[in-house]
């Protein structure tokens, strides 16, 4: 850094899509290890259990257990014994004193930190800077200054008792650092005098008098002291409140507030304020976005990215907010309190039914949601945190350790050598290639795992490790245990085979897949990456596709229809000043982390520490004055005013006028008019049209008239009159920047419509009715009402267009043209200058291209509008505006991957312009009717074998199906096969011939019986066997080759250099002339050349040379039936070689003096003489796989092979292309005349004879210029028939027959005879053909035994007509339009109907959010009251002071009522959309799309 995709190609303008990174991730497939890190995004959903907040006995009184010392009681077990008792005292009980211990409660200190979480907040929440003379602060520090002396309580604990428990209750005693009086008070407050100094205000700080209130505790220690207490002062720290700028999206949310906004004055409060309250006051916000809605915690930072940005706020780290919803206040230095308290709501759990308890968004966990996120784990050893004098005690904070590739980084799974290139395996042209030095093997290593042994640091003196026998470190030991995944069509690195057959399936786009898929699935091979690969989901990039960096707007999306004009934006010269904006230097900030840079620790890296600098900002403050601003003077060129001029369809009103359409009367006048491609409706004998006076009415103003001319547009047109707006020229008097531009706003604003009234002549939506048409609710015709015209009011849009906003400056010319003004001149005229206006060409510049170019789409400034892929859709809702019509503003969901611009080549065109063809007209003769004959089609069949389908398929493959052919169809038959190699084994002929037999193949049976040899063999043939394989008229002409057809014998079709264009392309090849011809001149940014034309070649038409049989016979001779037969001889015809010959050479004229074109003259022949052979670049996926060939697929005892029948010949029927025919230009008879071309040996056949004949019989001649086929016919002649279904015409049938052939039944062809159909010249419609042509008349040949009416070929008699290119049909050059490029058999619109999604309205109907008006009103907290009740202070009592319950009230959350708001779900039915191979009906549109199209 780009790249794919809109076309047949170009460029361009748009979208969509990949390629890169990121990620708290999920999800497939796979998984070996370390290290650091991170892990409920979703239900702020609900939780079982068990932990996270305690601690302090050096604040207390008590309890208890221990021991210690000392009473009382008790008296055991032991000694003793005279058994009687002594003696011993222990064990236990109760008191006191001590000492350790542990501690329910009371008191303190701490539960406002630590951890969680992101509901809610669009807000001083949050980031940042500031301010507090408006504030507070425990636990620390630092000074200062105290701590006298009392008093009443009350838990605990006793007893009674209530209750199931939680939990109390009554009495009764007791302590304190618990609580209350009282002294004392510096200082502090408060009241009040005085001085002194400072700040933006309000006020503030300090000195000095008076006078009033207010403290304390006391504990441990043998002491020292230490910890506390209690006033204050100042500091830290930590709050609190206030400001200025930043901080998301909607205007289809524009107005919003009633304590709302200010005041006084009071009350709250650490503390300011409507924070609360009474009262005056009508303010306050808001287009610079109030209010309302939606969504959101916010930041440091994280991700992208060249940056500018854009997205995001997990983990860490500041700060907010919340702790099962809502309310509340209480205690406190701090809390309206997560693990407190009241009270309402939901739940959930106990319950003995009365009443209770609960809050994991703390840490594990557990259900539930979810695509998705983990142990009920170990210690407080280390950093903090709480208490405590301190051991210490607690901490799910935190440090570890568990699960998970969720991610970053590291390391491995070996390393060297090894070619017979091994085996499998894929492929293969079978020859090999590739996998692949890969493996095997051979050495050699031990990183990770794995065994063994040692073993830390983490704890600044000693002791203490949870992690931990962990990190490391040695040692032995085995190549052992450790690779996957996703790709290969382009973009995108990497291709082969099979499989499937638009089926399964891919696909990020663009697209693969319908029998040879590099794109589906599977193998082999490659390519990427790697303990990962890949997809998905979001996100930034590429996207300059929202354009501040860095876009557009003529025609691709986009200029408001036009003007005035408010806010705003911007804004001439020239001086001076100020410093907001700039710039520059300084402070202070900008936390830490994290990013950059240097460096340093972990083996390296990720990680982790240390410095450095940077965080572009924000504040404050010194400096400067160019430039914006802002303030003073001044100035005239921008802009306006004055005076003088002319031009104008510029507007509004009155009013005048003629033509001409129509009506009306009257007059002449008669049958028609009128209309159309052609008609008809219509008018008209009740006199019309048509003519000729007269009248009446409306509306538009010929001529002039002009890319003239006015106006902001929209518009404006006979002529005259009043009013009136503006541009323009000159002049330079006066004013002094008074300008541009314009969101909003206001005005105007064609046509058609709308309302009310007149008008109403023509025209004409709707209508009616004729006509076209398959239809014709059009298009033409005939009539007509709205309208159109005026008044006056609405509407507000148009392709309102130059598809180009406004103004202002600058940038080659050249020529029209309106309007003025100056100069000149030789003046009805022309020049030169100027100022405004309107065209038209053109240069640089510009644009994609067209094109624009002083009237700019160039170069610049301003300013306002508008764009952001088709398509839904300028459409729904929702507002405003209209009477209505409908305007204005204007989404989405859903789809598509293209929609579009300009220009290129082509093709098309019911576009245009020149040319050609038998293309048409001019003729001549068909064909379409008729019988046949032949091909198809159709329909039959067992089979009717298959192909050929406009022209270019249909007397076509078929130059010939009785059998064969034959491919088809039914029977029965063979299986290495009828045909080729290859092999083994036999044979020596098992072949061949003949015969028997079968329906025929098979089958059986006679005859005849190799070759070569060096004698080892070899060769052939044959027969039997196995398999390799042979076969295949089986399929694909859309896998192919060769072959043909056909545009078309039309004249085209390229290329090389060059030049032009960004480019596809262009140019040449176009242009004037000419031709049959892109044939040739001539011009020209081309100049040359190629395939094609043409001309070389064949043939015919003349002439001349050689040559001369089998051809010919003039002239000699012979010699006949009058046969060149025969001798000679080549002169003629004639054969067949070779020359000649025609070239616009020559004249004349036209043309441009060219090409060339008309005539003309020789000449057998003239202007390519005549035929022919020849077919450019390409078109139809034309045809052929059935001639051959062939690739790939199918059959393999059959789809092959061989054999007899059968069909291929069928027959209601259509159609092609012929063949007789309908007659007299004829038919028959008769007797005669001339042809050319061929073809003969399995042949062709003379003469003779037979037979009516088809033939037979025979068998002379000829491999043919010798012989034969062979008779030419039409004509000519002479006769007859006389227009009749005939003496036309022959189908058809019936009898006899002939030839071919093994064989004519199916199914042959002639002959003889008799039979004698249809049928009288053919309808729409159609084909030939232009001179030796057309009609007509015979004559050969090919195939072929045999079978033409069909094909190829010859000759022979022989015409017409061609004015011309309007017209059809087919080309050809050029030029147009085009939405067409598969190319008009193109494209392609809308309704109807299906099938499906989404989506608007919809009686309504359920939810939900947030206000708002009324009801009730918990708990509090203030406020009132307190008859009840109460220890401390004062009194001697009485009571008093102070307090409390209760009770009112105010305000209050839930909750109820009610009417709107806005949102979402649903819903009969409805309305359009949209999307979807082959459905209907039309034909709208694109070509003059057949009625230009469009607004």
């Nucleotide at each position: 850094a780009g790249a794919g995709u809109u076309u047949g190609a170009u460029c361009c303008u748009g979208g969509c899509u990949c390629a890169g990174g990121a990620c708290g991730a999920a999800c497939g497939c796979u998984g070996g290890c370390g290290g650091c890190g991170u892990g409920c995004c979703u239900a702020a959903c609900a939780c079982a259990u068990g932990c996270a907040a305690g601690u302090c006995g050096a604040a207390c009184g008590g309890a208890g257990u221990a021991a210690u010392u000392u009473g009382g009681c008790g008296g055991a077990a032991g000694u003793u014994u005279u058994c009687g008792g002594a003696u011993g005292g222990a064990a236990g009980c109760u008191g006191a004193u001590u000492u350790a211990c542990u501690u329910a409660g009371u008191g303190g200190c701490g539960g406002a930190c630590g951890g969680g979480u992101g509901a809610g907040u669009a807000a001083c929440a949050c980031g940042u800077g500031a301010g507090u003379a408006a504030c507070c602060u425990g636990c620390c520090u630092c000074u200062c200054a105290g701590a006298g002396g009392g008093g009443g309580a009350u838990a605990a604990c006793g007893u009674c008792u209530u209750g199931a428990a939680a939990a109390g209750g009554a009495c009764g005693c007791u302590a304190a650092u618990a609580c209350c009086g009282c002294a004392u008070g510096a200082c502090a407050u408060c009241u009040u005098g005085u001085g002194a100094c400072c700040g933006c205000a309000u006020g503030g700080u300090u000195g000095u008098g008076a006078g009033a209130u207010c403290a304390a505790a006391g504990g441990a220690g043998c002491a020292a002291u230490c910890c506390g207490c209690u006033g204050a002062g100042a500091g830290a720290u930590g709050g609190a409140c206030u400001c200025g700028c930043g901080u998301c999206c909607g205007a289809u949310u524009a107005g919003c507030c009633a304590g709302u906004u200010g005041g006084c004055g009071g009350g709250g409060u650490a503390a300011c304020g409507g924070c609360c309250c009474a009262c005056c006051a009508a303010a306050g916000c808001a287009a610079c976005g109030a209010u309302c809605g939606g969504u959101a915690g916010c930041c440091g930072g994280a991700c992208u990215g060249a940056g500018a940005g854009g997205u995001u706020g997990a983990a860490c780290g500041g700060c907010c907010a919340c702790a099962u919803u809502g309310g509340g206040a209480c205690u406190g230095a701090g809390a309206c309190a997560c693990g407190g308290c009241c009270c309402a709501g939901a739940c959930u759990c106990c319950u003995a039914c009365g009443g209770g308890a609960g809050g994991c968004a703390g840490c594990a966990g557990u259900g539930g949601g979810g695509g998705a996120u983990a142990u009920u784990g170990c210690a407080c050893a280390a950093u903090g945190g709480g208490g405590g004098a301190a051991a210490c005690c607690c901490u799910g904070a935190u440090g570890c350790a568990g699960c998970a590739a969720c991610g970053c980084c590291g390391c491995g799974u070996g390393a060297a050598g090894g070619a017979u290139g091994a085996a499998g395996u894929a492929c293969c042209u079978c020859g090999g290639u590739a996998u692949g030095u890969a493996a095997a093997c051979u050495u050699c290593u031990a990183u990770c795992a794995g065994c063994a042994g040692g073993g830390a640091a983490g704890a600044a003196a000693a002791a203490g490790g949870a992690c931990g026998g962990u990190a490391c470190c040695u040692g032995a030991c085995u190549a052992a245990g450790a690779a996957g995944c996703c790709c290969c069509g382009g973009c995108u690195a990497a291709u082969u085979a099979c499989g499937u057959g638009c089926c399964a399936g891919c696909a990020g786009c663009c697209g693969c897949g319908g029998u040879a898929a590099u794109a589906c699935g599977u193998a082999a091979g490659g390519g990427g990456c790697a303990a990962g690969c890949g997809u998905u989901a979001u996100c930034c990039g590429g996207a300059u596709u929202u354009a501040c960096u860095g876009g557009g707007u003529g025609u691709a999306a986009a200029g408001g229809g036009a003007g005035c004009g408010u806010a705003g934006a911007c804004g001439g010269a020239c001086g001076g000043g100020c410093a907001a904006g700039u710039c520059u230097g300084g402070u202070g900030u900008g936390a830490a982390a994290g990013g950059c840079a240097g460096g340093g620790g972990c083996c390296c890296a990720a990680c982790c520490c240390c410095u450095g600098g940077a965080c572009u900002g924000c504040a404050u403050u010194g400096g400067a004055a160019a430039c914006u601003g802002c303030c003073c003077g001044u100035c005239u060129u921008g802009a306006g005013u004055g005076c003088c001029g002319g031009a104008g369809a510029g507007g509004u009103a009155a009013g005048c006028g003629g033509a001409a359409u129509u009506c009306c009367u009257a007059g002449u006048g008669u049958a028609g008019c009128g209309g159309u491609g052609a008609a008809a409706u219509g008018c008209g004998u009740a006199g019309a049209u048509a003519u000729u006076a007269g009248g009446a009415g409306g509306a538009a103003c010929a001529c002039c008239a002009g890319u003239g001319g006015c106006g902001a547009a929209g518009g404006c047109g006979g002529c005259u009159u009043a009013c009136u707006g503006g541009a323009c020229g000159g002049u330079a008097a006066c004013u002094g920047a008074c300008g541009u531009u314009g969101a909003g706003g206001c005005u105007c604003g064609a046509a058609a419509g709308c309302g009310u009234g007149g008008g109403g002549a023509g025209c004409a939506a709707a209508c009616a009715g004729g006509a076209u048409u398959a239809g014709a609710u059009a298009c033409c015709c005939u009539g007509g009402u709205a309208g159109u015209c005026c008044a006056c009011g609405c509407c507000g849009u148009a392709a309102a267009c130059g598809a180009u906003g406004a103004a202002u400056a600058c940038u080659a010319g050249g020529u029209g043209u309106c309007g003025g003004u100056g100069g000149g001149c030789a003046a009805a005229g022309c020049c030169c200058a100027u100022c405004g206006g309107u065209g038209c060409c053109g240069c640089a510049g510009c644009a994609a291209a067209c094109g624009c170019a002083g009237u700019a789409a160039g170069u610049a400034u301003u300013c306002c509008a508008c764009c952001c892929g088709g398509g839904g859709a300028g459409u729904a809702c929702g507002u405003u505006c209209g009477c209505a019509a409908g305007a204005a503003u204007g989404a989405a969901a859903c789809u598509c991957a293209a929609a579009g611009g300009a220009a290129u080549u082509g093709a098309c065109g019911g576009g245009g312009a020149c040319c050609c063809g038998c293309a048409c007209a001019a003729g001549c003769g068909g064909u379409g009717g008729a019988g046949c004959a032949u091909g198809u089609g159709g329909u039959u069949u067992a089979a009717u074998u298959c192909g050929a389908a406009g022209c270019a398929a249909c007397g076509c493959g078929a130059a010939g199906a009785a059998c064969c052919u034959u491919a088809c169809c039914a029977a029965g038959u063979c299986u290495u096969g009828a045909c080729a190699u290859c092999c083994c084994g036999g044979u020596g002929a098992u072949a061949g011939g003949g015969g028997c037999g079968u329906a025929a193949c098979g089958g059986c049976c006679c005859c005849c019986u190799c070759c070569c040899u060096u004698c080892g063999g070899g060769g052939c043939a044959c027969c039997g066997g196995a398999g390799a394989c042979a076969g295949g008229u089986g399929g694909u002409g859309c896998a192919u080759g060769g072959u043909u057809g056909u545009c078309g014998u039309c004249a085209g079709c390229u290329c090389g250099u060059g030049u032009c264009g960004u480019g596809a392309g262009a140019u040449g090849u176009u242009g004037g002339g000419u031709u049959a011809a892109g044939u040739c001149c001539c011009g020209c940014a081309a100049c040359g050349a190629g395939c094609g034309c043409a001309a070389c070649c064949c043939u015919u038409a003349c002439c001349c040379c050689c040559a001369g049989u089998a051809g010919c016979c003039a002239g000699c001779a012979c010699g006949u039936g009058a046969a060149g037969g025969u001798g000679g001889g080549c002169a003629c015809u004639c054969u067949g070689g070779g020359g000649g010959g025609a070239c616009u050479g020559c004249c004349a004229g036209g043309g441009a003096u060219a090409a060339c074109c008309u005539g003309g003259a020789g000449g057998a022949a003239g202007g390519u003489g005549g035929g022919g052979a020849u077919g450019a670049c390409g078109u139809c996926a034309a045809a052929u796989c059935a001639u051959c060939a062939u690739g790939c697929c199918c059959c393999u005892u059959a789809u092959g092979g061989g054999c007899a029948g059968g069909g291929c010949u069928a027959c209601a029927c259509a159609c092609g292309u012929g063949c007789u025919a309908c007659a007299a230009u004829g038919g028959c008879g008769u007797a005669a005349a001339c042809a050319a071309a061929g073809g003969g040996a399995g042949g062709c056949a003379g003469a003779g004879c037979c037979g009516c004949g088809a033939g037979g019989c025979c068998g002379a001649g000829c491999a043919a210029a010798u012989c034969c086929c062979a008779a030419a016919a039409a004509u000519a002649a002479c006769g007859u028939c006389u227009c009749a279904g005939u003496u036309c015409g022959g189908a058809u049938u019936g009898u006899a027959g002939u030839c071919u052939g093994c064989a004519a039944c199916u199914c042959g062809a002639c002959u003889a005879c008799a039979u004698g159909a249809g049928g009288c010249u053919g309808g729409a419609a159609u084909c030939g053909c232009u001179a030796g042509u057309a009609a007509u008349c015979g004559c050969g040949a090919a195939u072929c035994a045999g079978a033409a009416u069909g094909u190829c070929g010859c000759g022979g008699u022989g015409a017409a007509u061609a004015c011309g290119u309007u017209c059809c049909c087919g080309g050809g050059u050029c030029u147009u339009g085009u939405a067409c490029a598969c190319a008009c058999c193109g494209c392609c619109c809308g309704u109807c109907a299906c099938a499906c999604c989404a989506u608007g309205g919809g009686a309504g109907u359920c939810a939900g959010u947030a206000a708002c008006g009324c009801c009730c009103g918990a708990a509090g907290u203030c406020a009132g009251u307190g008859a009840c009740c109460c220890a401390a202070c004062c009194g001697c009592a009485a009571g008093g002071a102070g307090g409390g319950a209760g009770c009112u009230g105010c305000c209050g959350a839930a909750g109820g009522c009610g009417g709107g708001a806005c949102c979402g779900a649903u819903a009969a039915c409805u309305g359009g959309g949209g999307u979807g191979a082959a459905g209907u009906c039309g034909u709208a549109a694109c070509a003059a799309g057949g009625u230009a199209a469009c607004c």

Model confidence (mean pLDDT): 85 of 100. Small-subunit ribosomal RNA from an uncultured bacterium, 1495 nucleotides, folded computationally. Rfam family: Bacterial small subunit ribosomal RNA. The sequence is in RNAcentral, with records from ENA, Greengenes and SILVA.